RNA sequence: CGGGGCGUAGCGCAGUCUGGUAGCGCACUCGCUUUGGGAGCGAGAGGUCCCCGGUUCAAAUCCGGGCGCCCCGACCA
Numbered sequence: 001c002g003g004g005g006c007g008u009a010g011c012g013c014a015g016u017c018u019g020g021u022a023g024c025g026c027a028c029u030c031g032c033u034u035u036g037g038g039a040g041c042g043a044g045a046g047g048u049c050c051c052c053g054g055u056u057c058a059a060a061u062c063c064g065g066g067c068g069c070c071c072c073g074a075c076c077a
């Protein structure tokens, strides 16, 4: 330098193809059960969807540019 993959809640990930309420598991908070620890049940909080711009009535999703991480290749030594 070229190609590919990934970036979404504290952690691990789905959702993107085919635009239409942002989700799942674990963790966390509260309540109940339990002598207590643990566990079970119920409820709840938590998101600039990597950034900027564009298209659209409407963008995590489509388009352009950029950033970061990983993999492969080329080049130089």
Base pairs, nucleotide, nucleotide: 001073002072003071004070005069006068007067010026011025012024013023020057028044029043030042031041032040033039050066051065052064053063054062

The RNA shown here (transfer RNA) has 77 nucleotides and comes from a Solirubrobacterales bacterium. Model confidence (mean pLDDT): 81 of 100. It matches the Rfam family "tRNA". Rfam classes the family as a transfer RNA.